[in-house]
RNA sequence: AGAGUUUGAUCCUGGCUCAGAACGAACGCUGGCGGCGUGCUUAAGACAUGCAAGUCGUGCGAGAAAGUCACCUUCGGGUGGCGAGUAGAGCGGCGCACGGGUGAGUAACGCGUGGGUUAUCUACCCAAGGGUCUGGGAUAACUCCGGGAAACUGGAGCUAAUACCGGAUAAGCCCACGGCAACGUGGGAAAAGAUGGCCUCUCCUUGGAUGCUAUCGCCCAUGGAUGAGCCCGCGUCCCAUUAGCUUGUUGGUGGGGUAACGGCCUACCAAGGCUACGAUGGGUAGCUGGUCUGAGAGGAUGAUCAGCCACACUGGAACUGAGACACGGUCCAGACUCCUACGGGAGGCAGCAGUCGGGAAUCUUGGGCAAUGGGCGAAAGCCUGACCCAGCAACGCCGCGUGAGGGAUGAAGGCCUUCGGGUCGUAAACCUCUGUCGGGAGGGAAGAAAGGUCGGGAGUCGAACAGGCUUCAGGCUUGACGGUACCUCCAAAGGAAGGUCCGGCUAACUCCGUGCCAGCAGCCGCGGUAAUACGGAGGGACCAAGCGUUGUUCGGAAUCACUGGGCGUAAAGCGAGUGUAGGCGGCUCGGCAAGUCGGAUGUGAAAUCCCAAGGCCCAACCUUGGAACUGCACCCGAUACUGCCGGGCUAGAGUCUCGGAGAGGGUGGCGGAAUUUCCGGUGUAGAGGUGAAAUUCGUAGAUAUCGGAAGGAACACCAGUGGCGAAGGCGGCCACCUGGACGAUGACUGACGCUGAGACUCGAAAGCGUGGGGAGCAAACAGGAUUAGAUACCCUGGUAGUCCACGCCGUAAACGUUGAGUGCUAGACGUCGGGGGUAUUGACCCCUCCGGUGUCGAAGCUAACGCAUUAAGCACUCCGCCUGGGGAGUACGGUCGCAAGACUAAAACUCAAAGGAAUUGACGGGGGCCCGCACAAGCGGUGGAGCAUGUGGUUUAAUUCGAAGCAACGCGCAGAACCUUACCUGGAUUUGACAUCUGGAGAAUUCCCUGGAAACAGGGAAGUGCCUUCGGGAGCUCCAAGACAGGUGCUGCAUGGCUGUCGUCAGCUCGUGUCGUGAGGUGUUGGGUUAAGUCCCGCAACGAGCGCAACCCCUAUGAUUAGUUGCCAUCAGUUCGGCUGGGCACUCUAAUCAGACUGCCGGUGUUAAGCCGGAGGAAGGUGGGGACGACGUCAAGUCCUCAUGGCCUUUAUGUCCAGGGCUACUCACGUGCUACAAUGGUCGAUACAGAGGGCUGCGAACCCGCGAGGGCAAGCCAAUCCCAAAAAGUCGGCCUCAGUUCGGAUUGGAGUCUGCAAUUCGACUCCAUGAAGGCGGAAUCGCUAGUAAUCGCGGAUCAGCAUGCCGCGGUGAAUACGUUCCCGGGCCUUGUACACACCGCCCGUCACACCACGAAAGCUGGUUGAACCAGAAGCCGUUGACCCAACCUUCGGGAGGGAGACGUCCAAGGUUUGGCUGGUGAUUGGGGUGAAGUCGUAACAAGGUAGCCGUAGGGGAACCUGCGGCUG
Repeated sequence: AGAGUUUGAUCCUGGCUCAGAACGAACGCUGGCGGCGUGCUUAAGACAUGCAAGUCGUGCGAGAAAGUCACCUUCGGGUGGCGAGUAGAGCGGCGCACGGGUGAGUAACGCGUGGGUUAUCUACCCAAGGGUCUGGGAUAACUCCGGGAAACUGGAGCUAAUACCGGAUAAGCCCACGGCAACGUGGGAAAAGAUGGCCUCUCCUUGGAUGCUAUCGCCCAUGGAUGAGCCCGCGUCCCAUUAGCUUGUUGGUGGGGUAACGGCCUACCAAGGCUACGAUGGGUAGCUGGUCUGAGAGGAUGAUCAGCCACACUGGAACUGAGACACGGUCCAGACUCCUACGGGAGGCAGCAGUCGGGAAUCUUGGGCAAUGGGCGAAAGCCUGACCCAGCAACGCCGCGUGAGGGAUGAAGGCCUUCGGGUCGUAAACCUCUGUCGGGAGGGAAGAAAGGUCGGGAGUCGAACAGGCUUCAGGCUUGACGGUACCUCCAAAGGAAGGUCCGGCUAACUCCGUGCCAGCAGCCGCGGUAAUACGGAGGGACCAAGCGUUGUUCGGAAUCACUGGGCGUAAAGCGAGUGUAGGCGGCUCGGCAAGUCGGAUGUGAAAUCCCAAGGCCCAACCUUGGAACUGCACCCGAUACUGCCGGGCUAGAGUCUCGGAGAGGGUGGCGGAAUUUCCGGUGUAGAGGUGAAAUUCGUAGAUAUCGGAAGGAACACCAGUGGCGAAGGCGGCCACCUGGACGAUGACUGACGCUGAGACUCGAAAGCGUGGGGAGCAAACAGGAUUAGAUACCCUGGUAGUCCACGCCGUAAACGUUGAGUGCUAGACGUCGGGGGUAUUGACCCCUCCGGUGUCGAAGCUAACGCAUUAAGCACUCCGCCUGGGGAGUACGGUCGCAAGACUAAAACUCAAAGGAAUUGACGGGGGCCCGCACAAGCGGUGGAGCAUGUGGUUUAAUUCGAAGCAACGCGCAGAACCUUACCUGGAUUUGACAUCUGGAGAAUUCCCUGGAAACAGGGAAGUGCCUUCGGGAGCUCCAAGACAGGUGCUGCAUGGCUGUCGUCAGCUCGUGUCGUGAGGUGUUGGGUUAAGUCCCGCAACGAGCGCAACCCCUAUGAUUAGUUGCCAUCAGUUCGGCUGGGCACUCUAAUCAGACUGCCGGUGUUAAGCCGGAGGAAGGUGGGGACGACGUCAAGUCCUCAUGGCCUUUAUGUCCAGGGCUACUCACGUGCUACAAUGGUCGAUACAGAGGGCUGCGAACCCGCGAGGGCAAGCCAAUCCCAAAAAGUCGGCCUCAGUUCGGAUUGGAGUCUGCAAUUCGACUCCAUGAAGGCGGAAUCGCUAGUAAUCGCGGAUCAGCAUGCCGCGGUGAAUACGUUCCCGGGCCUUGUACACACCGCCCGUCACACCACGAAAGCUGGUUGAACCAGAAGCCGUUGACCCAACCUUCGGGAGGGAGACGUCCAAGGUUUGGCUGGUGAUUGGGGUGAAGUCGUAACAAGGUAGCCGUAGGGGAACCUGCGGCUG
């Protein structure tokens, strides 16, 4: 520090997710030791039991017992001493308000920070001052008598005090009065003693106290210290869908109250106080030092430790006290628990342990006061669950160990394997060594110093050589932890390693299993038979006594942006203006010093963090010191900037004057054109409307045309990226009223400015209300069409509405999708308004200034597109707005509205994206250019018939399998009777029909017999081979055992190879350069041209490759060479046949060459490429044909040609055999053959090919048969012989338009041939039979020249079987204007929401399932307000007839106090009625998600009616239509 994830790819925006750190954690698996920490985050739920606050006898009175000793004894016991002035209890003092716990409440002066207190208190402590005099009356305990189960309590009697009370005194204090003050006068309020010692003074006098002294107390008062109270500035969470709150409320006066100010309380008076800088209300929460994270700023948090606050079962209340409204106190009410004799009582773990409960989850009912600290005490000491220790828990941090060195045969074993090996792996074994931890044995600290005490020394008080106090050194005395830490010795590698992960992010890979199953998953995503992603294994990676998971926080996230973001199109500028608060603000001078800056002081607790040093072996941890604590307060200083005050200025802003421009606004009037209607005339059969029609109008006279009239609405041309306005918007003419902007000139004011939350005003269209108006248009509606349907598009009608007046509504794609203002930053060219200059008679033109409105562009900016002085540039000021998509601009609440609805505006849930710009493709019922038998123009077919053949379907035991739009279907099959054959039935067989290896035997081999359908099984006979280095070897057969064979079994979606197709279409790419952030572009586009990316020109491209073309073959002409089997012009012979001699001229054959290249000429074209025409030529513009198929596409086809991974099978899915099937047959389709006839059929006669094939072959001639064919047999291994007749054609005869002399299916009979065998199931022949069919619906195919059409011939396969296939020649046309349309293709361009790419994408209703949410008659909780009732305890007040020790008294009483009663206040409770907020709710509403459901096709292309926005109506639904708007 980043990474993954939107796309085919790219850049951007943007969310989601991950890697880090942390934790009071929990869970899973695992677990050796130690140190230091930490440990109910939930039920502030309930609690059994024990302990947690007592102490003081030096304040006071009283005072046991057990036991023991002594004495006495009636032997029952008694008395006394000790126990012991002890225990326990009481009065009294101090403490109990600390310490400890918890975080419920609290949004508050609660907390933090800094101040104030002249508005206060402070026990114990310290310092200094003064005092401590004199009297009195009670009361607990105790005793006695009662009540009660108990808790507890009543009466009578006795007694003490440092308990209580009176009096005295008063430095100072308090109150009152006087006074300006100093002060004066008057009044008022104190106390307690205890202990030790002593006898100097006084008195009794052994000794003691009333005395002295010491110590500790007590009282008054001062100061301090400490602690506390109160007040103030500032800071301190969320919601505005909480906007108004308040009556003791705000202030005053009097009074009360408090330690103290104060409405703190009360009476009266006034009417205030708080609030957008967020009052009030609601929700949540103890606050802080700190802690976690982060670079920081920040964010989150507030366990342990520390400070403050609050609370103590819930609510209320006071008492005591220095301090409480009191955790282990009191009273009352309530809930709960317990005891009870039912009358009544007791209790409060949020102290330490512990229990139950809750929960994912949190410990021992331990030891000790040894240390530290606290309470009491003079002290010893006592108390102390504070604390110190120990226990439990890997809960955290830190440290250590589980061994170290050597050791290759790289052991065994596991796993993998290409079978060679690799790996676990020096790992183990084995050898040598060490001894941490744990175990055993022994030794053994520090934490301890005080205090006390003993004796000694010094000082001090004192009358004192008592005594006390202070102090110094020494002796003695104190350890829970704990025989712990630590040290030494002993034995022994012995007791001590796991967890997660291994597709990318992210370090780490293989095998097996599984087969969209089981499962994984943080995100992207894995799994549908070869899964590095599931499960197991081997191996590996990372951590390690832990490792993972879950949860939470910060980080990454600049993803709320102060540091540090944005708003044209990604989310985001309010529809526009006026303007309030607020924010910001020109030049200059002076002053002030609030902000700001510097310095100083105080504070910022300690701990923590950081630095340094030190202590535990180190570390964690701890100690000391420093720094820091970025803050606050106060003081001094500075004055540039901001601010404030004052003065001045004119550049901002404004005013006045003059001028012109303008659809700016309002009101009234006027005008013509047009539509419609009405009236009249002319006139006759149609008009209207559409893609085509129909509805409609018209013979009752339309349309058309002329004249007249009425009425409403809108204003052609001018008209313009022209003008005006803030926006919406504004368009005939005239008048009136009125706003703003602009130009020019000077003068004036003197910062008067900018922005603008709220607020107010304006605000298209639609819509609403009331009243008018209504020509045209036109939602709704009706009808006609279209259509599968058509609630639409089209047509005919047509109502609201559109118009006016007044009032609402307040929204639009209200858009420049761009808030307002100011300044600055190249230009060029238009245009509107005004001015100046020049010029002119004038209007132009030209130069220039200001203001508006446009186009193009520099820098710059931008993700790009683009913007660019009218910024989206560079800056400043102010406002508004955004923070992933959906849910949703929705629900609820509120405000507004007559309504429609508008404004404000969530959440649950759900997704891993949604998006912007640009790129390359693909696509378009987008455009341009151009090709192709693509259409058109032609010729012939198919589709109809019969048959052949293939396919589907059906059937079957099986009808083997594959091929499936073009590009499957006379295809694999160049030939299924057996074989083929893969299928079925049946019969056999298991190392196998076939290959290799081992052992044994045998030559191989041939023949015969039996059973059988055969395979096969059984039996018999013949036969002894070849090579040899003599060991043996090769081939073949049989037997045996196993390795293995075998599979036309599966997967063509695991593959190779081969093939089809786009397509013989002209394309597909690369290097370098260059442009772009990039994907990519350029080149390859453009202008021409071509069959062609063919060539030329141009060009940020220059070159190159694969394709095209050419090179190859055949064919068309010629030449040369050659001349048999070919040929025969000339010569000779002839049986008249090139037959023979002869010849090689010609034809031909087959080898080599030549020839054609736009080369030549003319025209045209850009002087080009080329094109057109012409010449020559056998051939002319690639002459014709073939072979040849770029990058790629279709997961195209083929595992059944072959090869091959994996899987499956192995007495079978292999192998052998017989028979059957592949040949079935209602039907459908493809491809063909033959026809339907006269351009024909038939009979006879008669010509002319080419290319092939032939020895298991072709087979002549001759003979036989009507024929298929048979017999005999010549020739030929072929330019020699044979197949072999070519046919159409030509000549002649017949047929005469008919189901025929057309057509030949079908069937009967008889045959021939092949073959082991023609039944299923061959071909052919003859005789007989003589079906459909009379040119074929929709539709559809081929062909552009030696082509189509037509005619025959040959070949492969093959025993036989050809209408198929592959070839060959004969005869031999028609047509092409042209590119609008159909199909396919190429290039350029455009749009796109497509990219498995239009067979794409995608919208809404409906149906089903699930989920969350809203509404809802209600039902039921919580909380809070108001009114009223009620009123415990208690304080306070009043009263006090009853009661009472202290004082007074004249003894009667009084003063004073109290019980009781009453009253104010008030908790719980009750009644009624509201608000807010939960839960639930029949039913209901939309929303989301879900695999393949239904209906349509709305959107994306001109998406087939351009889309979208607002509004209104309508409709199953997407939607449609009207009106206005936008271009996205």
The RNA shown here (small-subunit ribosomal RNA) has 1528 nucleotides and comes from a marine sediment metagenome. The RNAcentral record of the sequence draws on SILVA. The coordinates come from a structure-prediction model, not an experiment, and the mean pLDDT is 86.